A computed fold for a 535-nucleotide part of an RNA from an uncultured Flavobacteriaceae bacterium, annotated as large-subunit ribosomal RNA, domain I. Model confidence (mean pLDDT): 81 of 100.
[in-house]
Context: one part of a larger RNA
Order: sequence, then structure tokens, then C1' cells
RNA sequence: AGCGCAUGGGGAAUGCCUAGGCUCUCAGAGGCGAUGAAGGACGCGAUAAGCUGCGAUAAGCUGCGGGGAUUGGCACAUACGAAUUGAUCCGCAGAUGUCCGAAUGGGGCAACCCAGCAUGUUGAAGACAUGUUACCUUGAAAAUAGGAGCGAACCCGGAGAACUGAAACAUCUAAGUACCCGGAGGAGAAGAAAACAAAAGUGAUUCCGUAAGUAGUGGCGAGCGAACGCGGAUUAGCCCAAACCAGAGUUGUUACGGCAAUUCUGGGGUUGUAGGACCACGAUAUUUGAUCAUAGUUGAAUUAGAACGCUUUGGAAAGAGCGACCAUAGAGGGUGAUAGUCCCGUAUAGGUAAGGCGAACGAUUGAUAGUGGUAUCCUGAGUAGUGCGGGGCACGUGAAACCCUGUAUGAAUUUGGCGGGACCAUCCGUUAAGGCUAAAUACUCCUGAGAGACCGAUAGUGAACUAGUACCGUGAGGGAAAGGUGAAAAGAACCCUGAAUAAGGGAGUGAAAUAGAACCUGAAACCAUGCGCUU
Repeated sequence: AGCGCAUGGGGAAUGCCUAGGCUCUCAGAGGCGAUGAAGGACGCGAUAAGCUGCGAUAAGCUGCGGGGAUUGGCACAUACGAAUUGAUCCGCAGAUGUCCGAAUGGGGCAACCCAGCAUGUUGAAGACAUGUUACCUUGAAAAUAGGAGCGAACCCGGAGAACUGAAACAUCUAAGUACCCGGAGGAGAAGAAAACAAAAGUGAUUCCGUAAGUAGUGGCGAGCGAACGCGGAUUAGCCCAAACCAGAGUUGUUACGGCAAUUCUGGGGUUGUAGGACCACGAUAUUUGAUCAUAGUUGAAUUAGAACGCUUUGGAAAGAGCGACCAUAGAGGGUGAUAGUCCCGUAUAGGUAAGGCGAACGAUUGAUAGUGGUAUCCUGAGUAGUGCGGGGCACGUGAAACCCUGUAUGAAUUUGGCGGGACCAUCCGUUAAGGCUAAAUACUCCUGAGAGACCGAUAGUGAACUAGUACCGUGAGGGAAAGGUGAAAAGAACCCUGAAUAAGGGAGUGAAAUAGAACCUGAAACCAUGCGCUU
């Protein structure tokens, strides 16, 4: 020096564990905000840096309910307290709630500065206290009421890319996606045929399956991609405008009798088998909405809740052995190893406040209907349609219907109008140019219960721990590492070495200290010591 064996150091893998995550299911809830939100700043403790809680009434105050012995959060120490005259704790409802923040008296470099007015201290104030004072909409005005901001996804509208694909690229695609803006709700949107269909019929909308990767569309490339019909989920239909009538007002005109125009309010009326006004006849029927009340039901903390002993191993019994018991409870968790019968629970049975839901009956208040006639009147106009330019429809201008509209034009009036994929005829369907509408559908920031051939600390959220923390960056923004003594601190009194409050050796605790806080297990690299072999 090498190799081997053994014993250590070092290191943190591995194993085991879970306090945290992930993905779902079923219910609930689906908003908060000028009565000042979300989010913060600064404070509040005997001692108090962080987290949590709270707000100058500051880890808290009040009432009611529950509960029944401890207690002053995480947090384990000292001191001082509280509590059976019922604390701590749990639930419900209140009070307080600094300053900033939509932030709203004005300003401002957020958490700061400076005012006006009223009242009071007050007789006085370069003072203090309390209250009030933003803007927009509504309204003639004064008032009053509403709005504003935040929020995870879902929804509607406006505006709208590129990378990419086409093996390049320009039409095309990506994609009406991402991003941005506006708006709404627990859902939103859509919606009661100017619809589809085809010689037969269906009967608002939405969603799912199929039709079907079909018909089509397409530098007929890449790609894009229906509908009819059928099967299901869920079902619900309505209101205005107008004609006509009545009332009120304004304007013009007047021979002051009116006439004309127009506005508002009320009645009336709402459709394709055309309907309504109007005229005639007949009748008070039928169905149903909303609100209130009530029975009931649900509903917080919470209450009751069965049944096991001995021996043995062990530090410890829940293990083993023996013999019992309960079970509408043998879900689960804990307890010094693996417990139906030790503890918490579980099955089951109760219980009430606020609140929620809420039938019949009742009360209040609305809505709703028939038959016949047809001379006249009404039935949504800068609309439908058309030219030009675009967009949307699966459909790229194409033979291109249909829908929307920037621009220019511009009808008809029920013997009317529109559609049925150029266009025309026949036939069929339907009635535009006003509006509302539950359910079936989408989503989950959040609450409760439960589940997992999901993870188990380099995994699972970035975050199991003072985590969006420390740290980095002017900033937008980026963004960690870090879990485990033991059953119980019993966390090592005392002695010794030492400069020592370092470290170690005894002693002691413990089942174990090679479990000693740098703490479960403790692999490998690497280092050391001892022994053996070889050179």
C1' cells in the first nucleotide's frame, strides 16, 4: 500500500406513519357591498417577535339556549387570577367595530393632511366632541329611492390575434379560440311558428343519444361538417300596439255652437280553420295565479344509547389460552402491540330557538270564456323587398335560397303578405316588422356528509411546518427549503474532566439512550480504528 472481516464516524436513502393534498358522489348554498364589502394598515396580552382571534367595550362585551368542571388560543414557563352565585367551551341573536380601501366633505406619494355647516363644551376661540357635506340616474324642483366596488367557474353581448396545420405559402386552418371590454343570474341564453315537412304528417324552446363523420362544403388541399326523421329528459303557455268607447289636457281656428290636430290615462282587444272592433243573441260559468295565515315538515349547539372476565407472555394486552355476553349497534377512531362488550362513537330513539319549506281549508287580491252575422274599420313602415359592400348560416359567391345590416332606394294592406335552397306555376305551410315566460341544461369561490384498484414528505396543492412565507427583482413578476424522541418528559438531580453556558464520562429515568432533543428506522459514497492475508 492493497484485499477481506469486524467495530465506529459520516450521510441521508429505504421501510413504517400522517397532521396535508388530489379526484369524485349526494345534498345545501349560489353571493358580499354606502347599515361602508372584498382586501389591508395600525393596534389590543402581566411578560408577546410570529400565527390565530379581536377593535380604543380591542385573544374580547350582552341576551337566550346547550353543557357541567375545569380554565386564562397555537404555547408545554413564571407570576397573578377566573369558575358549581355554573366559568372555559358550543350554538343562535345582538353591541362595539380605529384608519385605508367603491371610499363618497376637499386633497393625497393608500392606511395621511386640511376644511365647511349644525349642536354642545360656551359667554368667547387659530381648541375639542358628536353629526353631516362626493358623483350619476329618477324628479320641474325640494325630497326620496336606486346605482357605483368585489367575487372561482358557468352564461349573453361587443371587440378580436398569432404561433400552428396545410409537411413552404397567400384563400383556408388554428378560431370566433386566447386576450380585452360591457352586462346578468343562481343559473344564463333560447322560446310559443311569416317553423319544419312532402301528397303523409309534426306542432314553442333547451339538453342527451342516434341519424353520421352521412348529405354537403373545401387552393374539392389541409380540413370543416349539418339537417329531416327516430329514441329519451322536461313540459306551459301568455301579455301589449291598433280598431272602438270614455275621461283629462295642449295647440290651431272660429260665425263662440263647434271643427281639426295632438298628447296622456282608463276600458276594450291579441289571431291563420284568420281574429278583433261593430251588430244581434245568450250567460255569470269554468279554470287558475300571487300574498297572508295555519296544520305539518325540516332545522344549531345537544340528549339517551346494549354487552367481559380470569390465566399467561410482555415495559404495557387489545395478543394467546379458557369460559361468557350484546347486537336494528361486528362503520370508524382512540387507548402503552391487533378491543363488538375500556373510551369517543355507531344502529336506533329523542329535542328546541332563529331560519327554511309549506298541503287541504280559509282570507285578501287579480287573471280567464261562448254562438251567429259581415257593409265599414283595425291587425306592428323608412318596415318587407331591391342595388352595391360585408358578415352569419356545416355551405369559402357558388346555381345560393335563408338570417343580420353599412350605404342608396323603397312596397302591399286580408281578393293582403312571407316561406317551402336560383327562378316560375300548381299545391302545401305560416301570419314578420312589439314584449314576457318555469322545467329539463352549464358551473363550484363556499358548507355538510361520504367515497377512492388516488399520493404518502424529491410524492400529493407552490404550500402537511410562522407559505404565496423567507428570499430574488425598480417593477410586472418569480418563488423555495423545511414532517416523525418516548406509551408517558419520566427531557438526564448529583459528581467528574474541561476556560466553558462547548463537548464528553459517570450516576439516574426508561422496555430501549447506538430512543438524549443535531433525537423512529438509519442503506450507499466517503473517513477512521482493530485483526487477518498478500507484497